[in-house]
Predicted 3D model of a 110-nucleotide RNA (TPP riboswitch aptamer (THI element)) from Betaproteobacteria bacterium HGW-Betaproteobacteria-20. The coordinates come from a structure-prediction model, not an experiment, and the mean pLDDT is 83. Its Rfam family is "TPP riboswitch aptamer (THI element)". Its family is annotated with thiamine pyrophosphate binding in the Gene Ontology. Rfam describes the family as follows. Vitamin B(1) in its active form thiamin pyrophosphate (TPP) is an essential coenzyme that is synthesised by coupling of pyrimidine and thiazole moieties in bacteria.
RNA sequence: GUCUAUUGCUAGGGGUCUAUUCAAGUAAGCUUGCGCUGAAACAGUAGUGAGAAACACCCUUUGAACCUGACGCGGGUUAUGCCGCCGUAGGAAAGCAUGCGAUGUUUCCU
Numbered sequence: 001g002u003c004u005a006u007u008g009c010u011a012g013g014g015g016u017c018u019a020u021u022c023a024a025g026u027a028a029g030c031u032u033g034c035g036c037u038g039a040a041a042c043a044g045u046a047g048u049g050a051g052a053a054a055c056a057c058c059c060u061u062u063g064a065a066c067c068u069g070a071c072g073c074g075g076g077u078u079a080u081g082c083c084g085c086c087g088u089a090g091g092a093a094a095g096c097a098u099g100c101g102a103u104g105u106u107u108c109c110u
Stems, first nucleotide, its partner, number of pairs: 001103003007097004011060004016054001017047005028037003066091003072085004
């Protein structure tokens, strides 16, 4: 001198599922009628995860945070975006400060 972990500040990007209980054989729909079909929201519990609605969590180009592909493929599960592949695919949001550490050059001493 260069790069840089980490952390901080400001700004920005992103996801929010599955099963079960309650609701309820209720609402709603159909029927001349008897009857038949038949939910969901909110809230609770459980599963996975950093995060399943918290101003929390994660990510910001050295970008697998996240989206598309995708009602994808294989495995597994009560079930699921649960695990893996897809994926050196295509997209995707930054600046400053700090400087564990790495490395180049020069100078001095031995």